[in-house]
This is a predicted structure of a 74-nucleotide RNA (transfer RNA) from Denitrificimonas caeni DSM 24390. Rfam family: tRNA. It is annotated as a transfer RNA. Rfam links the family to the GO term triplet codon-amino acid adaptor activity.
RNA sequence: GGACUCAUAGCUCAGCUGGAUAGAGUACUCGGCUACGAACCGAGCGGUCGGAGGUUCGAAUCCUCCUGAGUCCA
Repeated sequence: GGACUCAUAGCUCAGCUGGAUAGAGUACUCGGCUACGAACCGAGCGGUCGGAGGUUCGAAUCCUCCUGAGUCCA
């Protein structure tokens, strides 16, 4: 230098062929349970979906550029 893949909650990830209020587990907080904890059960909290544009009635999803990470080729 070229090609490809990835970027969504603090962390690990799902999200189908563009349309639902953007979800799960875990962590954290509170409550229940317990002699007290752990475990378990319930509730809560937590997101400008990497950034900027474009297409569209509508974009996490499609297109372009940029940024970062990884793999391969040279």